[in-house]
This is a predicted structure of a 105-nucleotide RNA (SAM riboswitch aptamer (S box leader)) from Clostridium polyendosporum. The prediction has a mean pLDDT of 78. Of the family's consensus pairs, 97% are formed in the model.

Formats: sequence, structure tokens, C1' cells
RNA sequence: CUCUUAUCCAGAGAGGUGGAGGGAAAAGGGCCCGAUGAAACCCGGCAACCGGUGUAUAAACACAAUGGUGCCAAUUCCAGCAGAUAUAUUUCUGCAAGAUAAGAG
Repeated sequence: CUCUUAUCCAGAGAGGUGGAGGGAAAAGGGCCCGAUGAAACCCGGCAACCGGUGUAUAAACACAAUGGUGCCAAUUCCAGCAGAUAUAUUUCUGCAAGAUAAGAG
């Protein structure tokens, strides 16, 4: 990097360093966050996919959180395509795109 499967409307600090940027997803846009302090790092926390334990195996469920990841404004902040619904712009479904985990190449 590609493929497969699962999940994505829940949850997570009024701490330290730091100083102007940030909101992954071509570019650009909308709408937002930010000196009442962005990114980043540390500490802290959330969750529980893998792994662990419970049972003798599998599935399922439960428990813990010491291990491997992940995450900690707003639905994956919104956006594309198709269909349904509504009828002044709504709601829903599927697909696409993306993220994360596990596995395969």
C1' cells in the first nucleotide's frame, strides 16, 4: 500500500510545558474551535477491538485493565451518489469516501 471482517448519534481534566494555530480524508469551500491560550509533548482520563480471566472447546455473555492498539469540541462537524419522504428545506435507507481494530497478501 491492497484485500477481508467489525464498529463509527455513547464516553473521556477548570493539570504541567508550550506558544499560533487547529477541526485526518487532493485542492478549495461551509460552519466552527483558539491569547478565558491552538498544534505538539508530559501527566491524567475514556473505551474495551486484540490479548487476559471466568467454563472443558466454540459461540455468546460477564469481569479486570498489568499487556498491544485506539480515542479524549461539534454524528466521521458538514459536504459526494442513488432511492424514499417532506416541501422550503426536513427526515430516513443504501452506496461511496474516511477513521480505528483484527486478520490476510